[in-house]
RNA sequence: GCCCGUGUGACGAAGUGGUAUCGUGCUUCCCUUCUAAGGAAGAAAUCCUGGGUUCGAACCCCAGCACGGGUG
Numbered sequence: 001g002c003c004c005g006u007g008u009g010a011c012g013a014a015g016u017g018g019u020a021u022c023g024u025g026c027u028u029c030c031c032u033u034c035u036a037a038g039g040a041a042g043a044a045a046u047c048c049u050g051g052g053u054u055c056g057a058a059c060c061c062c063a064g065c066a067c068g069g070g071u072g
Stems, first nucleotide, its partner, number of pairs: 001071007010024004018055001026042005048064005
């Protein structure tokens, strides 16, 4: 240089064109002598960036960025 893959709350993942879901963590409350465990409720991602297609894009297309792998 070229080819392939990945990028989604703080973290780990799901989501094949129609209100972004789950687990962990976090906050508040209950329970407990206290902690842990358990129970209830809640907040938190404009989906890596910029364009394009579309009535509508995390999803399709183009270009970039970061990381990983392959290769002359």
Transfer RNA from Cladochytrium tenue, 72 nucleotides, folded computationally. The coordinates come from a structure-prediction model, not an experiment, and the mean pLDDT is 82. The source organism's lineage runs through Eukaryota, Fungi, chytridiomyceta, Cladochytriaceae and Cladochytrium. It matches the Rfam family "tRNA". By type it is a transfer RNA.